[in-house]
RNA sequence: GCCCCAGUGGCUCAAUGGAUAGAGCAAGGCACUCCUAACGCCUGGAUUGGGGGUUCGAUUCCCUCCUGGGGUA
Numbered sequence: 001g002c003c004c005c006a007g008u009g010g011c012u013c014a015a016u017g018g019a020u021a022g023a024g025c026a027a028g029g030c031a032c033u034c035c036u037a038a039c040g041c042c043u044g045g046a047u048u049g050g051g052g053g054u055u056c057g058a059u060u061c062c063c064u065c066c067u068g069g070g071g072u073a
Stems, first nucleotide, its partner, number of pairs: 001072007010025004018056001027043004049065005
C1' cells in the first nucleotide's frame, strides 16, 4: 500500500429501518445486619467514533475521514 473485521453509559455486550437505545457488571442511595460482606429495592449516567447522504423515519443502508485489531507482499 491493498483486503477484512470492530467502534453503542466507567467496563463487557444487545438492539429486522419504526419511535422512551436495553441488559449484566461497576458507581450512588435505601433497606437488612451489632458491624461488614452477600442478597433485595431504587437512582443517575449514551450527542450510538467524526462529517455528509438516502429515507416520512438511521444504531442499522451508502460515501468519506479517524481509531483499534487481523490478513497479505

Source information
A computed fold for a 73-nucleotide RNA from an Anaerolineaceae bacterium, annotated as transfer RNA. The coordinates come from a structure-prediction model, not an experiment, and the mean pLDDT is 81. It matches the Rfam family "tRNA". Rfam classes the family as a transfer RNA.